[in-house]
């Protein structure tokens, strides 16, 4: 210098003028004036988790959904931290994670055969014929060799055999069981025994384990206002229909009305609302995520929805020799938090690889 | 706030339980027909299946993430 990888922090500042939305004070009050405040790192997507609120509080079972190596963090999580195993990469680094030695399903084409393996070529015994060490045909045996495929039921050497084969054996690989050592654990290393070998796919159904009541601030509470049950259709009239336990069943508690369509009435305000698992800094504990403690700070709350515009100046970037000129991304709260993901500008740092020079 | 569906040729669609080289109609291009055009007939081109990962021998199809569009309920 180039290529790459991981992480951090920022999101221009100030002044003036004209506006907008809340809050507080004063004036004697439909307003005026003064003071002070007014978007984000993602406010976004709504992909997860929680708080809060209401329903229910009589539960049990089934179904359904989510998650899935281990330990820890947390209010909780599909998040974060640390570790284990496997994979990609020269590397920094990144990605994946229960079970296919319960059961079931799936595998096009090619191939003889695709999971209860399988005789197409080949190899071999026997029988028959021709005939001479071969050829043809037949009953069989055979997975060592060929060929197909993404995948063909361990590998090498020796024995064995008609030819072969874990058929037998040695070593290696792998599996299951068990024991020991280290570790909280996932797991790692080693010993012994077994049978000779068990294919792939759970990001297929399943199985195993853990968790999950439903809805959402248009939740919900209160005040005020308005009320008529009017028409039609359907179901039901006694523990029945139906209601609640927000999927279903049992069970429990109510139970004479219930449901749908059309038509009619009222649809104004207050609270919820922002002080919170809050933010900033120090110290302590912890590898870390994080926790504890001390000190400081108060930091938007609209309801058709404010947070804007203009000018100057400073800082930054670009062009230019200079004068000077130009530029600033993605995007904007709506009950509140913790994450994830996506969009996006410029900056800083760690590490890795390559090349050159010293 | 909540729920669902769809992205495939220029356009509109099919492709359900993964399988060889993705299908049709209209449109487009070339030829024939005609004095010429249209109609008609014959032939042809045109697709990284919205994007990125993963599972698998193999992905338009399955899984996850993401982007865009549409619809419904309150």
């Nucleotide at each position: 210098g180039g290529a790459g990888u991981c992480g951090g922090a920022c999101a221009g500042g100030g002044u003036a003028u004209c506006g907008c939305c809340g809050c507080g004070g004063u004036c004697u009050u439909u307003g005026a004036u003064c003071g002070g405040g007014g978007a984000g790192g993602a406010a976004a997507g709504u992909c997860c988790g929680g708080g809060c609120u209401u329903c229910a509080c009589a539960g049990g079972g089934u179904a359904g959904g989510a998650c899935g190596c281990u330990g820890g963090g947390u209010a909780a999580c599909u998040c974060c931290c640390a570790g284990g195993g496997g994979g990609a990469g020269c590397g920094a680094u990144c990605c994946c994670c229960g079970u296919c030695a319960c059961g079931u399903g799936c595998a096009a084409c090619a191939g003889a055969a695709a999971g209860u393996a399988g005789a197409c070529c080949g190899c071999c015994u026997c029988c028959g014929g021709c005939a001479u060490u071969g050829c043809c045909g037949g009953c069989g045996g055979u997975a060592a060799g060929g060929g197909u495929g993404a995948a063909a039921c361990g590998g090498u050497g020796g024995g064995g055999u008609a030819a072969g084969a874990g058929c037998c054996u040695a070593c290696c690989g792998g599996c299951u069981g068990u024991c020991g050592u280290g570790g909280u654990g996932a797991c790692a290393c080693g010993g012994c025994a077994g049978g000779c070998c068990a294919g792939g796919u759970g990001u297929a159904c399943u199985c195993c384990g853990u968790c999950c009541g439903a809805a959402g601030c248009a939740a919900a509470a209160c005040c005020a206002a308005a009320u008529a049950g009017g028409a039609c259709a359907g179901c039901g009239c006694u523990g029945u229909a139906g209601a609640u336990c927000g999927a279903c069943c049992c069970g429990a508690u109510c139970g004479a009305g219930c449901u749908g369509u059309c038509g009619g009435g009222u649809a104004g305000g207050u609270u919820g609302c922002u002080c919170g698992a809050a933010c900033c800094g120090g110290c302590u504990g912890g590898u870390a995520a994080c926790a504890g403690u001390c000190g400081g700070u108060c930091u938007a709350g609209a309801u058709g929805a404010a947070u804007g515009a203009u000018a100057c100046u400073c800082a930054c970037c670009c062009c230019g020799a200079a004068a000077g000129g130009g530029g600033g991304a993605c995007a904007a709260a709506a009950c509140c938090c913790g994450g994830c993901u996506u969009a996006u500008g410029a900056c800083c740092g760690g590490c890795u690889c390559c090349a050159a020079c010293u | 706030g909540g729920a669902g569906c769809c992205g495939u040729a220029g356009u509109u669609a099919a492709g359900c339980u993964g399988g060889u080289u993705a299908u049709a109609a209209c449109g487009c291009c070339g030829g024939c027909c005609u004095g010429u055009c249209a109609c008609g007939c014959c032939g042809g081109a045109g697709g990284c299946c919205g994007c990125g990962a993963g599972u698998u021998c193999g992905a338009g199809u399955c899984u996850c993430g993401u982007c865009g569009g549409c619809u419904c309920c309150g």
Molecule: RNase P RNA; transfer RNA
Organism: Pseudodesulfovibrio sp. JC047